Background: This is a predicted structure of a 485-nucleotide part of an RNA (small-subunit ribosomal RNA, 5' domain) from Capsicum chinense.

[in-house]
Context: one part of a larger RNA
RNA sequence: GGAUGAACACUGACGGUAUUCUUAACAUAUCAAGUCAGAUGAGAAACAUGGGAAACGGUGUUUCUAGUGGCGGACGGGUGAGUAACGCAUAAGAACCUGUCCUUGGGAUGGGAGCAACAGCUGGAAACGGCUACUAAUACCCCGUAGGAUGAGGAGCAAAAGGAGGAAUCCUCCCAAGGAGGGGCUCGCAUCUGAUUAUCUAGUUGGUGAGGCAAUAAAUUACCAAGGUGAUGAUUAGUAGAUGGUCCGAGAGGAUGAUCAGCCACAGUGGGACUGAGACACGGCCCAGACUCCUAUGAGAGGCAGCACUGGGGAAUUUUUUGCAAUGGGUGAAAGCCUAAUGAAGCAAUGCUGCAUGGAGGUAGAAGGCCCACGAGUCGUCAACUUCUUUUCUCGUAGAAGAAGCAAUGACGGUAUCUGAGGAAUAAGCAUCGGCUAACUCUGUGCCAGUAGCCCCAGUAAUACAGAGAAUGCAAGCGUUAUUC
Numbered sequence: 001g002g003a004u005g006a007a008c009a010c011u012g013a014c015g016g017u018a019u020u021c022u023u024a025a026c027a028u029a030u031c032a033a034g035u036c037a038g039a040u041g042a043g044a045a046a047c048a049u050g051g052g053a054a055a056c057g058g059u060g061u062u063u064c065u066a067g068u069g070g071c072g073g074a075c076g077g078g079u080g081a082g083u084a085a086c087g088c089a090u091a092a093g094a095a096c097c098u099g100u101c102c103u104u105g106g107g108a109u110g111g112g113a114g115c116a117a118c119a120g121c122u123g124g125a126a127a128c129g130g131c132u133a134c135u136a137a138u139a140c141c142c143c144g145u146a147g148g149a150u151g152a153g154g155a156g157c158a159a160a161a162g163g164a165g166g167a168a169u170c171c172u173c174c175c176a177a178g179g180a181g182g183g184g185c186u187c188g189c190a191u192c193u194g195a196u197u198a199u200c201u202a203g204u205u206g207g208u209g210a211g212g213c214a215a216u217a218a219a220u221u222a223c224c225a226a227g228g229u230g231a232u233g234a235u236u237a238g239u240a241g242a243u244g245g246u247c248c249g250a251g252a253g254g255a256u257g258a259u260c261a262g263c264c265a266c267a268g269u270g271g272g273a274c275u276g277a278g279a280c281a282c283g284g285c286c287c288a289g290a291c292u293c294c295u296a297u298g299a300g301a302g303g304c305a306g307c308a309c310u311g312g313g314g315a316a317u318u319u320u321u322u323g324c325a326a327u328g329g330g331u332g333a334a335a336g337c338c339u340a341a342u343g344a345a346g347c348a349a350u351g352c353u354g355c356a357u358g359g360a361g362g363u364a365g366a367a368g369g370c371c372c373a374c375g376a377g378u379c380g381u382c383a384a385c386u387u388c389u390u391u392u393c394u395c396g397u398a399g400a401a402g403a404a405g406c407a408a409u410g411a412c413g414g415u416a417u418c419u420g421a422g423g424a425a426u427a428a429g430c431a432u433c434g435g436c437u438a439a440c441u442c443u444g445u446g447c448c449a450g451u452a453g454c455c456c457c458a459g460u461a462a463u464a465c466a467g468a469g470a471a472u473g474c475a476a477g478c479g480u481u482a483u484u485c
Stems, first nucleotide, its partner, number of pairs: 001485004006481003010477001014354005019348001021313001026311002031306001034071003039068002042065008051056001078266003087191001090188001092186002096183003101179007110142003119132005162171003192238003200228002204226007241263001243261002245256004269288004291302003319345001321344003327341001328339004358388004368379003393422004398417001402412001429474004434455003440469005450457001
């Protein structure tokens, strides 16, 4: 000198843009994942219709509801605790899986038994249940057929479902092959510090058989052999998410890993599996132990490292705002619905950047301050005064793009922007001034009070302390502190 997710002191006009718990992976009310009635039985409401003496029941349309069922809750969002590892980065590989999507070729026969909801009875304070009886389906099961699998043969195993529409047809379903995208696995090389850590290893290293997995494999198991690693640093201990990048530097290199992007790991702690194409699952389940809440003491409920918010910790980090209009995601045939993703607004000089705080003239060099050798000098054209302008500001007029796809649809927002009027009006501080280092005098103090990055300053004439005036530097900032090059 540069840099920062900075903090603190003093000060503070406006705009654009970016960023904002680095500490306690500490504890936390509401909201953040639903959707489909064109899969399905039932119920409720409204309207219309026509029947009936009435009670009432029928039909149609629309809307809604808790169930059964489907798809999605494995994405999106957060955090960096753990991890020194094929975790990440890079370059390769073979023994694999893949819902939705695309392409191609086939297919969807015939039947059946139940279980929710509803109803009745009933247990419990509640959470939540129990028993009995009924019922539908794109839920479940059986038969038949195709097809697949194996070196070959035989045997065994093993598919499907309908919905909407007047119809055409559309959507859906099953099997097989291929693709795209995604994922699992293996491997070469590379990846911090300590040798005051030198040996480590028993499923350990390899073989055979068996089981197992989507797949390879001591990944598992029985037997057999005794191997395998290591000064090219094993093992152990400490520290740490790694990368693209970011900062500094002419470079070599050093430091770093906030925001953004892809990868990994985690979801109060520790285990476990279930479902599923995909999880060993942040807002799913089970168990344990910690904490919190509730209780009728028998029993129950919970998990913000999602968005805001609160407490706590801390030098320190924002609103319990708005909209699904756009971009995407889920679902649906669609209209739609949901979306704290996201789009916006709000707070904060936290950073970067733009712009203003006026321009021109103006000497009686005014008053006043400071200084003085008392003559003067200086602040200083500074001000006053005259004139001009209106970036900003205040008040009005008009008013977007962002909307795709004929029309309709804009949160931001009456915002940006345009234009008219008004009036210099609304707008400057901070640090320094002995040398390094740009900028000097007076007064006070008297080794005191204090200053200080280093050298040092101060003990009665202090350009070094404190105040004042002048000056210098930067400027909506400035100085200090911290870290780093």
The RNAcentral record of the full RNA draws on SILVA. The organism belongs to Capsicum, within Eukaryota. Its mean pLDDT, the model's own confidence on a scale to 100, is 82.